Small-subunit ribosomal RNA from a soil metagenome, 1556 nucleotides, folded computationally. The RNAcentral record of the sequence draws on MGnify. Model confidence (mean pLDDT): 83 of 100.
[in-house]
RNA sequence: UUAGAGAGUAUGAUCCCGGCUCAGGGUGAACGUUGGCGGUGCGCCUAAUACAUGCAAGUCGAGCGAGAAAGUCCAAACCCGCAAGGGGGAGGGCGAGUAAAGCGGCGAACUGGUGAGUAACACGUGAUCAACCUACCUCUUCGACAGGGACAACCUUUGGAAACAAAGGCUAAUACCUGAUGGCGUUGCCUGCCCAUAAGGGCGAGCAACUAAAGGAGCGUUUGCUCCGCGGGGAGAUGGGGUUGCGGCCCAUCAGCUAGUUGGUAGGGUAACGGCCUACCAAGGCGAUGACGGGUAGGGGGCCUGAGAGGGCGAACCCCCACAUGGGGACUGAGAUACGGCCCUGACUCCUACGGGAGGCAGCAGUAGGGAAUCUUCCGCAAUGGACGAAAGUCUGACGGAGCGACACCGCGUGGAGGACGAAGGCCUUCGGGUUGUAAACUCCUUUUCCAGGGGAAGAAUAAGGGUAAGAGGAAAUGCUUAUCCGAUGACGGUACUCUGGGAAUAAGCCACGGCUAACUCUGUGCCAGCAGCCGCGGUAAGACAGAGGUGGCAAACGUUACCCGGAUUCAUUGGGCGUAAAGGGCGUCUAGGCGGUUUGGUGUGUCCUCUGUGAAAGCCCUCUGCUUAACGGGGGGAGGCCAGGGGAAACUACCAGACUAGAGGGUCGGAGAGGGAAGCGGAACUACCAGAGGAGCGGUGAAAUGCGUAGAUACUGGUAGGAACCUCGAUAGCGAAGGCAGCUUCCUGGCCGAUACCUGACGCUAAAGCGCGAAAGCGUGGGGAGCAAACCGGAUUAGAUACCCGGGUAGUCCACGCCCUAAACGAUGUCGAUUAGGUGUUGGCCUCUUUAAUGCUGGGCCAGUGCCGCAGCUUACGCGUUAAAUCGACCGCCUGGGGAGUACGGCCGCAAGGCUAAAACUCAAGGGAAUUGACGGGGCCCCGCACAAGCGGUGGAGCACGUGGUUUAAUUCGAUGGUAAGCGAAGGACCUUACCUGGGCUUGACAUGUACGUAGUAGGAGCCUGAAAGGGUAACGACUUUUCUCGUAAGAGAAAGGAGCGUACACAGGUGCUGCAUGGCUGUCGUCAGCUCGUGUCGUGGGACGUCAGGUUAAGUCCUGGAACGAGCGCAACCCCUACCGUUAGUUGCCAACAGGUUAUGCUGGGGACUCUAAUGGAACUGCCGGUGAAUAGCCGGAGGAAGGAGGGGAUGACGUCAAGUCAGUAUGGCCCUUAUGUCCAGGGCGACACACGUGCUACAAUGGGUGGUACAAAGGGUCGCCAACCCGCAAGGGGGAGCCAAUCUCAGAAAACCAUCCUCAGUUCAGAUUGGGGUCUGCAACCCGACCCCAUGAAGGCGGAAUCGCUAGUAAUCGUGGGUCAGCCACACCACGGUGAAUACGUACUCUGGGCUUGUACACACCGCCCGUCACACCAGCCGAGUGGAGGGCGCUCGAAGUCGUCUCGCUUCAGAGGCGCCUAAAGCAUCCUUCAUAAGGGGGGUGAAGUCGUAACAAGGUAUCCGUACCGGAAGGUGCGGAUGGAUCACCUCCUU
Repeated sequence: UUAGAGAGUAUGAUCCCGGCUCAGGGUGAACGUUGGCGGUGCGCCUAAUACAUGCAAGUCGAGCGAGAAAGUCCAAACCCGCAAGGGGGAGGGCGAGUAAAGCGGCGAACUGGUGAGUAACACGUGAUCAACCUACCUCUUCGACAGGGACAACCUUUGGAAACAAAGGCUAAUACCUGAUGGCGUUGCCUGCCCAUAAGGGCGAGCAACUAAAGGAGCGUUUGCUCCGCGGGGAGAUGGGGUUGCGGCCCAUCAGCUAGUUGGUAGGGUAACGGCCUACCAAGGCGAUGACGGGUAGGGGGCCUGAGAGGGCGAACCCCCACAUGGGGACUGAGAUACGGCCCUGACUCCUACGGGAGGCAGCAGUAGGGAAUCUUCCGCAAUGGACGAAAGUCUGACGGAGCGACACCGCGUGGAGGACGAAGGCCUUCGGGUUGUAAACUCCUUUUCCAGGGGAAGAAUAAGGGUAAGAGGAAAUGCUUAUCCGAUGACGGUACUCUGGGAAUAAGCCACGGCUAACUCUGUGCCAGCAGCCGCGGUAAGACAGAGGUGGCAAACGUUACCCGGAUUCAUUGGGCGUAAAGGGCGUCUAGGCGGUUUGGUGUGUCCUCUGUGAAAGCCCUCUGCUUAACGGGGGGAGGCCAGGGGAAACUACCAGACUAGAGGGUCGGAGAGGGAAGCGGAACUACCAGAGGAGCGGUGAAAUGCGUAGAUACUGGUAGGAACCUCGAUAGCGAAGGCAGCUUCCUGGCCGAUACCUGACGCUAAAGCGCGAAAGCGUGGGGAGCAAACCGGAUUAGAUACCCGGGUAGUCCACGCCCUAAACGAUGUCGAUUAGGUGUUGGCCUCUUUAAUGCUGGGCCAGUGCCGCAGCUUACGCGUUAAAUCGACCGCCUGGGGAGUACGGCCGCAAGGCUAAAACUCAAGGGAAUUGACGGGGCCCCGCACAAGCGGUGGAGCACGUGGUUUAAUUCGAUGGUAAGCGAAGGACCUUACCUGGGCUUGACAUGUACGUAGUAGGAGCCUGAAAGGGUAACGACUUUUCUCGUAAGAGAAAGGAGCGUACACAGGUGCUGCAUGGCUGUCGUCAGCUCGUGUCGUGGGACGUCAGGUUAAGUCCUGGAACGAGCGCAACCCCUACCGUUAGUUGCCAACAGGUUAUGCUGGGGACUCUAAUGGAACUGCCGGUGAAUAGCCGGAGGAAGGAGGGGAUGACGUCAAGUCAGUAUGGCCCUUAUGUCCAGGGCGACACACGUGCUACAAUGGGUGGUACAAAGGGUCGCCAACCCGCAAGGGGGAGCCAAUCUCAGAAAACCAUCCUCAGUUCAGAUUGGGGUCUGCAACCCGACCCCAUGAAGGCGGAAUCGCUAGUAAUCGUGGGUCAGCCACACCACGGUGAAUACGUACUCUGGGCUUGUACACACCGCCCGUCACACCAGCCGAGUGGAGGGCGCUCGAAGUCGUCUCGCUUCAGAGGCGCCUAAAGCAUCCUUCAUAAGGGGGGUGAAGUCGUAACAAGGUAUCCGUACCGGAAGGUGCGGAUGGAUCACCUCCUU
C1' cells in the first nucleotide's frame, strides 16, 4: 500500500490488425405485468408557455393627529290604550380610544423561486485595494440649545362609469425647515516629521469656509433617576464594491481583429480606481501559446463510474452569479437599478358608460397547454428561524407536519415443526415408471402483520409575569445582572410505543430457460405466424416461434426502453501504433518551436525538504453514538490545491560568467562520377525524294484480308534531304535530395569521398508555416515533325467485338518560353546520432607487406558507398538482421471498423483539365494482413491406365427384339435418370403374379394375440338355390380333447368346468399409403486407384508440418539409401480357390499298355493300375545360379536350367472416405396418414397402347459367303410332378411307346464353325429374312386382347452406314456352337456359365480422358457447374445542387424617437419645492443593404439498400490481351487504347550474386 477477470461474432481451420455486441454499476426517470406493511428521502428534466381563485410582508398607539360600526344596556319626546301594557327611539353607557384609514419610523434589497441569458474576473482558488462603502449590532467618546411654517387624515365643493383626480379650508408629530454650538470630518491655503525615493504614501501644526440633533415610556421625595430612542466622532464586527495571477467547452471548412479602439493631458462622474464618460493630442492595441467569429453552456462544493489516471454529470442539500412577461430607465434608500415598487415601450389578457383604466405564480397550492413523464387549491405557527415592537404579541405557503406516487434506499411479513417407497390432478414415458413432491391433505405450534378493545409518550423551555436571595450603581424607587422556586403553551395525533382478546387467519409475483448465461421436455405451427442484445432461429420430428408441464434467477417487485461510466490499452500521460493489416509528407531547404557535447564557478527558474496561512458547512474515509435493526441522524478525527508565503538543499534542468575539442564548420593536398546548364560535332539505322538496274509480286497473319505494285512496287546500287534516338562498352556499375541522368568535344557550375590534424570553438539536430524542385500525360504561344502513335478510318476474329491481331493515321512525342503539381512519386520502410557476432562479392580513395627502376599483379588493413547470406534480437507471420523492421535518444509527419468518399459544401491555387484542404446523413457486422489444409488453373514437372496412338471388330444407317422418355389411356402400377438410369429391380407380366383401372362383395376383417359374454347337433361339410366369381342362403351326414363329479361290476353313459370352433362386443389387425433429406442393413461409383491414418517424438504462438520427403526402384507408400524422426495400423503383397508340370495314395460307373476270351462292330468279358482321367494330399519358382548394369543396395537387362521366370494365367478379396448417390417396393424401422377403407376378396381389363426420340442387342446387307450331301473333334452342366433311349407314325412341330436312370453307369445330346464334295457367280440374288395369308403342334381352367414352335405360301427395308462413338494387348479380340437358372408354357436375340477355331498391333506419351505424386498462383472452401464487375429496368431511403419561397439571428448606414438621468434656459417661489422649453444619449419602430442559419421546392446528378429481372465477362489461375497507379482520348456497360511508372505478375531461359 488494500488493488486491475472476460466472452460472442471472422475462417474449412489458424494467428494477428480491427470494429460491433454482451455480462457490472448508476438514474429527479418513463412504460408493461404484478402489488401486504412501515421508516427515511425524492417528485415539471418538456413551454423562462399562458394563468382563474386563495394565501406568500408586515409591524409599531411606548412617534403623531383623528377615530367608527354591529351588538347590547339605560332611555326623553311622541303615538295607541280605561289601565296593565305596547309602539317609538332623541340622547347616553359599554363595545373602544378597539377595528379600518392616515402622517411618521423600521422592514419590504432578507426569506422563497427559476436557470432564460452569460465563454465573462461569471465561477473556483490564491493574492490585493496606500483606490472604497457598510442600516440594524458591540465597545468607546462628546452632545441633544432656541425657534418656525406646513402637509395628510378630517370637512366642503367639483370632475369621472371606474381607476382615481382637482380646488378650497383645519390640524399633530421621533415628519419638515431656520438659527446657535462645531470636536471630528471635507475643501482650500500654508507647513513639519517619517517610509520610500521612479511614482507615491503615513502622521501632524496653523488659518479660512461649510455641516448636527427628537423625543417617548416608567419610577420616584420631584433641581432627578432608569430604559428605549436621537445627533457628531473613533474602533470593531458583519455584509458588500473594485483590481489581479492561475484554472476549467467545441469548431481553423472562423485567420486576421480593433476608432473609445491603445495610450496621454485636462475635465466630468462614482462610495471608490479606471476610456467609466467628454474634449484635445499621439497611432497605437490584440493574434497560430489561437485574436476575431460561430456553436454550446449558469459556475463551484460535489454526484455517478473507474484499480487508478481519467470519463460523464451539475436534480435534491450548501456557496456564488444571473433573471423576475420581452426591452429601456431612473427614483427612494445604509443597501436595489428592486420577483409580490415606480415610469416608458412592445406582445398578450381582462374591465369599460369607448372617454379611459387594470394585470404580470421562474413564491405555496392549483388550472390549461406541451409532454413518455413529475403531487394537496391540506394542518399549524407547537418547534427552528425571520420582520416589527419595551413587551404581550402580530405577521411569516420560510419552516414544522400531514396527504398523493413501489420514484429511490432500508427494514419486516406472506407462517414454523412433523407428515408417504410418495394421494388426487397435471406433465412426460422406453408403458416398467418418472416428475411436480414433504409440496398438499392431515397433526401440533406460533401471532410479526391484521382485526377489536384498553393504556399512552418524547418532541416544551432561560416566554411574559410573580416569589426569594445575592451583586453593581444610585439619595431612593422603577429598572439592570446572577442564582433558585412557581409558572402558560403540541399542528403532527390519540401518532410512535405498549397490553389484552381473536385466528394461519389479510398478504407473490415477474422475467428467463440455443450459445454468450444459471435453467428442458411435450404439443401446435411449417421461411407461415413470429422471435432477436450479438451470433442467429422458423421451409413437418424447432431445447430459439406459440401454449403447457417442469426448471433457473430475482422478489414487493420483476422486466423493457432511454441515458452515463466501465469492460474499451477502441485517442494509449499511466497505456497503442505506421515494410505487407488504417497510417512516413514525392523530395529538399529554412523560420518559429522542441531538443542539445566536455568542464569550472556563481545564481536558485524548475526540482526536493520543512514550517505557516488557507482549502466554509454538508458530502467521502475512520471511529464513537441515537432511533428495536438498517436506511437516516448526532459528536470527534482524517483526507482533499497545478494555491500563497517563510526558511533550507544544490545532484540534475535552466540562467549568468569562463574554459575545452571528441559534434559541426573551415584550410591544404589528392580523387571518382550518364550530377546540372549551354554551344558545337559524329556515325549507324529509318523515311521521303532523285537516278540506275530489274520485272511481278510485295506486305501481313494462327490463317487471312484491307493496303502497296505493270502509272514498275518489294528486293539491290548510288546520291540528296530531314527529324528523332544514341548499338556494342553496360555491369543487383556510377552520380544526384527526390523526380531523374548515357554518342563525342569544349565552356560554366553544384555536391561527394580520401589524406592531413593547421584554424574556429557547440557555431548543432529536427522542423509546423513559408519557399524551391518535382516522371508521364495535359494546357497556352511560336517552331519542328523522320519514326512511333491515343482519337479516328478500314481489314479480320467473333453470337456481337466500340477490343486483343493486321493496314493506315491526327493530336502528341522533339525545341523555346510560360503553366500544371500528380504517380505502385516504392525500399509501399521520415531525418539525425549512438550501440550491438560474423562470412562473402563489388565501386572510389588511402596505408602497408612482398616485388620493381617505377607503375602494376597478389595478400593484409582503414574510410566512404553498394549487393547477397546469416548470429543474437525483433516480428501476427512473411521476413528484417551494422544499409535493422535489433537496442536507445531527439524532432517532424500520419492512423483510429467497412462502405458512403478522397466525395459534397466552403476556402485557396489553376487558362482549363483539375489539384490541395476535407465532412455528414445513411448503411453493414463486418473489413483487412500473414500463414495453413484442400480444391481449382485455357500454371509447371514426373508417372500410370485399351487414355491416346498402332491395330482388329463393332455402334450410329436397315428390319426385328428388349428397355426408357414422350404421348395416349378408365388404367397404361411403382421405382431407377450424366459418368455411376435405360436386355436395370424383373433368374420368365395370358389368369395368378399385381402393387394399377372398371365393376361386384366383406368389415375384429385374408393373417396374429388377448379379454368379456353368449352358444352344443359344435368343428368339418356332400348336395341344392342365386350369382361372372367372390359372396349370400339352405342343408344330409357328422366328429375330437382335458379335468372333476354322479350313475354303473365293467364297458360306458350323463352332468359341470375348460380346450378347439362359431357368434357378439372391445383391445387390435392390415396398408407395395408418405418421408431413402429421420434411419439400420445392403449396393453402385471414384477404384484393385495406391493411397488413408495413428502413437511417441521433434519443429511451429497456432492451423499444421515432419514421418508420407529427396535420390533410385516397383504393378504397388514395393523395396533400398539418405534425412528429426522411430515405430505401428487400415490398404498393397502373401495366406484361399481354379488352372498349367510332377509325385504319392486310391481304381468304379472312368481307363485299356501288356496277357487271355469274344463280337460284323464296341473295354464287350476275364483281368490289370502301367497310361488318360477322376479327387484327395504333397512337391515345384525363390532373382535361387551365371554375366552385365547400378557408388553401394534395392533392382533392372541378358542367359542357363525348367512344365512354368521374375506377380506364370484367372478368380475371390474393394483402405480412410466422396456423391444428403440408390433402395421405406426385398426385409427391418422412427415419425406422419387411412380404419364399412389408402385394409381385404372376386371377375374382367391394364402393365403388351404408338406420330415420335434415345439406349442395349439380334439378324443381315453376302462368295473368307449361301444351299445341299458326307465326314470329324469338346467342355461344362441339368434330370423323379423329372430327363426320357430303342422302335413306330407324321414333311415337321410333335404323337405313340415304354427300356434305363435319384446319375463318371441311364438320359438331355445331334456339338458348331472346321474338313470333303457339289450347286449358286455378284444379282436386291439360291443374299437377307421382316411382314402378311393359310394350315398345324404343344403347354395350360383358359393362348381374342397377349404364348412358343412347325409346315406351305408371301419375300419389306437393307448393297457395310453422317457428325460422332464403343470394346479389346493373347488363348485375348473376332468367330463357332453347347449348357444352365427362372419356368406349366414362353415372348431368352437377355443373363450366367462352357468349350472349339484363333489373329493383328503397341513407334511412343506431344495430344484427348481418368487417376496418382511434387511444386506454383488464387479474391475459390456449397471449393471453377466457384467467385465476381459495371450499365440498364423496378421499389424504398438519406443527403447534394437547385429557378425560388418562408422563418430565425446578426452587422453596417440613414430616418424617427418614449420614459429618464444629465446639461442649459425661462417662469415661479419667504424657504424647501415646482412647472415648462431646448439639447445630448437612447429602448422600440421604419427604410436600404449585406452576412449566418433553418425549413421547404419544379427539376437535376450521383450514392446506399432490396432470394431468384436484362446485357455482357472486366477482376481473382498466365482469369484466357498479366495486373495495377497517374494522365489523356474514346466506348451501351463492365472497359479499351496511348504515354510514363510499379511488381503487390505466372512460366521458361540467360546473366549476376549467395549457400553447400

Annotation:
It matches the Rfam family "Bacterial small subunit ribosomal RNA".